Source information:
Predicted 3D model of a 77-nucleotide RNA (transfer RNA) from Micavibrio sp. UBA1672. Model confidence (mean pLDDT): 82 of 100. Taxonomically the source falls in Micavibrio (Bacteria, Bdellovibrionia, Bdellovibrionales, Pseudobdellovibrionaceae). Its Rfam family is "tRNA". By type it is a transfer RNA.
RNA sequence: CGGAGCGUAGCGCAGUCUGGUAGCGCACCUGUUUUGGGAACAGGGGGUCGGGGGUUCGAAUCCCUCCGCUCCGACCA
Numbered sequence: 001c002g003g004a005g006c007g008u009a010g011c012g013c014a015g016u017c018u019g020g021u022a023g024c025g026c027a028c029c030u031g032u033u034u035u036g037g038g039a040a041c042a043g044g045g046g047g048u049c050g051g052g053g054g055u056u057c058g059a060a061u062c063c064c065u066c067c068g069c070u071c072c073g074a075c076c077a
Stems, first nucleotide, its partner, number of pairs: 001073007010026004020057001028044006050066005
């Protein structure tokens, strides 16, 4: 430099194709059971969906741009 992929809750991921109230597992908080730990059960909290702009009644989803990360290839040495 060229190509491809990824960015969504503390962690790991789905949802995007086909726009219509943001989800799952683990973790976390509270309660019950237990001497306690662990565990089980019940309930609960937490996300500007990487940044900005555009389209639309409505955008995680479509379009443009930028940033970061990963992989492949080329080039230099």